[in-house]
């Protein structure tokens, strides 16, 4: 950079000790009844594997291997558009995360 997905799911465990929810801003939350991090457990099923189909796209199964994830929609809003009782709702974008290339 390209592409797919991002409202589901997952512990009252051990170590650890104060912070955390990506960055900035504004909200709103979690946390000494114990944050981050590490280990174990778990969830899921992107890749691998297996079966089927096949020009291509694909469908299903497993969870052994490679990742990933394990509060809240990617916690919400930051840009554009639509609706309307102006406060909200919806759609899209940007940014980000993860996989594969």
């Nucleotide at each position: 950079c390209u592409u797919a997905u991002c409202a589901a799911g997952a512990g009252c465990g051990g170590c650890g000790g104060a912070g955390g929810g990506a960055a900035c801003a504004g909200g709103c939350c979690c946390u000494u009844a114990g944050a981050a991090g590490c280990c174990c457990g778990g969830c899921a099923a992107c890749c691998u594997g297996c079966a089927c189909a096949a020009u291509u796209c694909g469908u299903g199964c497993c969870a052994a291997g490679g990742u990933g994830c394990u509060a809240a929609a990617u916690c919400c809003u930051g840009c554009g558009g639509a609706g309307u009782a102006u406060a909200c709702u919806c759609c899209g974008g940007a940014a980000g995360a993860u996989g594969a290339g």
Model confidence (mean pLDDT): 84 of 100.
A computed fold for a 101-nucleotide RNA from a sheep gut metagenome, annotated as SAM riboswitch aptamer (S box leader).
The RNAcentral record of the sequence draws on MGnify.
Its Rfam family is "SAM riboswitch aptamer (S box leader)". Gene Ontology term of the family: regulation of gene expression. Rfam's curators write: The SAM riboswitch is found upstream of a number of genes which code for proteins involved in methionine or cysteine biosynthesis in Gram-positive bacteria.